[in-house]
RNA sequence: AUAUCUGGGGUGCUGUAAAAGGCUGAGAAAAACCAUGGUUUUAACCCAUAAUACCUGAUACGGAUAAUGCUGGCGUAGGAAGAUAUGAA
Numbered sequence: 001a002u003a004u005c006u007g008g009g010g011u012g013c014u015g016u017a018a019a020a021g022g023c024u025g026a027g028a029a030a031a032a033c034c035a036u037g038g039u040u041u042u043a044a045c046c047c048a049u050a051a052u053a054c055c056u057g058a059u060a061c062g063g064a065u066a067a068u069g070c071u072g073g074c075g076u077a078g079g080a081a082g083a084u085a086u087g088a089a
Stems, first nucleotide, its partner, number of pairs: 001086005006048004012023003029042006054079003061072003
């Protein structure tokens, strides 16, 4: 680095009676349950020892936007899910 199996993770803003749709992104999807905004399952996507999966700090700070982690720092921060085989250096 690749392959196989296994495992980890997030699902926002706007719009609508509900949708469709619009913004960013790899990804913001579907179904079920009920306590009515929360849980579980599945799909796709990303990630598996880590200086780009993701979480905490954060109901934070600066900038921008119709609005939102939209963006910047924070961040060489702390936490975070692995085995086997093959190849290369």